[in-house]
Context: one part of a larger RNA
RNA sequence: CUGGGCGUAAAGGGCGCGUAGGCGGCCUGUUCAGUCAGAAGUGAAAGCCCCGGGCUCAACCUGGGAAUGGCUUUUGAUACUGGCAGGCUUGAGUUCCGGAGAGGAUGGUGGAAUUCCCAGUGUAGAGGUGAAAUUCGUAGAUAUUGGGAAGAACACCGGUGGCGAAGGCGGCCAUCUGGACGGACACUGACGCUGAGGCGCGAAAGCGUGGGGAGCAAACAGGAUUAGAUACCCUGGUAGUCCACGCCGUAAACGAUGAAUGCUAGACGCUGGGGUGCAUGCACUUCGGUGUCGCCGCUAACGCAUUAAGCAUUCCGCCUGGGGAGUACGGCCGCAAGGUUAAAACUC
Numbered sequence: 001c002u003g004g005g006c007g008u009a010a011a012g013g014g015c016g017c018g019u020a021g022g023c024g025g026c027c028u029g030u031u032c033a034g035u036c037a038g039a040a041g042u043g044a045a046a047g048c049c050c051c052g053g054g055c056u057c058a059a060c061c062u063g064g065g066a067a068u069g070g071c072u073u074u075u076g077a078u079a080c081u082g083g084c085a086g087g088c089u090u091g092a093g094u095u096c097c098g099g100a101g102a103g104g105a106u107g108g109u110g111g112a113a114u115u116c117c118c119a120g121u122g123u124a125g126a127g128g129u130g131a132a133a134u135u136c137g138u139a140g141a142u143a144u145u146g147g148g149a150a151g152a153a154c155a156c157c158g159g160u161g162g163c164g165a166a167g168g169c170g171g172c173c174a175u176c177u178g179g180a181c182g183g184a185c186a187c188u189g190a191c192g193c194u195g196a197g198g199c200g201c202g203a204a205a206g207c208g209u210g211g212g213g214a215g216c217a218a219a220c221a222g223g224a225u226u227a228g229a230u231a232c233c234c235u236g237g238u239a240g241u242c243c244a245c246g247c248c249g250u251a252a253a254c255g256a257u258g259a260a261u262g263c264u265a266g267a268c269g270c271u272g273g274g275g276u277g278c279a280u281g282c283a284c285u286u287c288g289g290u291g292u293c294g295c296c297g298c299u300a301a302c303g304c305a306u307u308a309a310g311c312a313u314u315c316c317g318c319c320u321g322g323g324g325a326g327u328a329c330g331g332c333c334g335c336a337a338g339g340u341u342a343a344a345a346c347u348c
Stems, first nucleotide, its partner, number of pairs: 004319003007302002012316001014201004021194003025088007033081002035077008049065006091191001092188003095184004103177007110154001114150008125136002162169002206247006215241002220236004258315006266293012297304002321348003330341004
């Protein structure tokens, strides 16, 4: 390479946009490039293979044949693929109407709680634990009342609820803004799918500069525990957590399941629309999403099962025994931390 695979055995890129490329709906005409058929030429000889022959056999030598992925020319075929031309509306998109939503950004604003400060009441304890101690407190703590300040997060509602491509998103209000969905005629007329590179987004931690700092809390200190205790528990506590701008680019970035399209029994929920009957409320039905169960089928089993891991097609990514190793070297990126690409010796 062929072949086989990727939920859990090795293997789906963290996610999107999109370049090249690959693939691509229905009908008609044309062309005959691909494709198919016939013919001709070429495909040196030797060798290989087959049938013979010659050295006593064999090796070896030798005659004939076959074979030689193919290529070129030519004559035809025209279903399919391609090219060109024309048309179509079901794929895709546009317009209008409508409702749903923690989708995003910015600005404002609210209450509870916490800590701190001031003042009042009040007195000897308070904290904390398995038990304690470190710690705080007669310079008046804890508790309680009133006032003030600050930062961060938004109880209840809250839900296998919703939204988003993923990461993710939750008090309330306003402004700006993206997407999806339902309905309706009308419009464009294949404008589509995928997507190597590329570009963008990307939790937490971490980094740079400047702010901020209530609570929490790596590091650190102390108290305990213990044989020890660089831990678990306790008292403190700095980075950080928050904001702005700029980096980093990784995660069990998980549904451990790439994207798109079509097809293949059902049942019961939740959620966003529409329609019909009835019209109190329910029933039936139709699109979109999100769950549970369950046939056919699939699977090594577990399980999956119209949200497929079923049946098919297209395109991309990835795997090829364990360790060495996601390491070394080199390249690229980064301020650094490091990231990415990615071996071999050796060994079992």
The part of an RNA shown here (small-subunit ribosomal RNA, central domain) has 348 nucleotides and comes from Azospirillum rugosum. The full RNA is in RNAcentral, with records from ENA and SILVA. Taxonomically the source falls in Azospirillum (Bacteria, Pseudomonadati, Pseudomonadota, Rhodospirillales).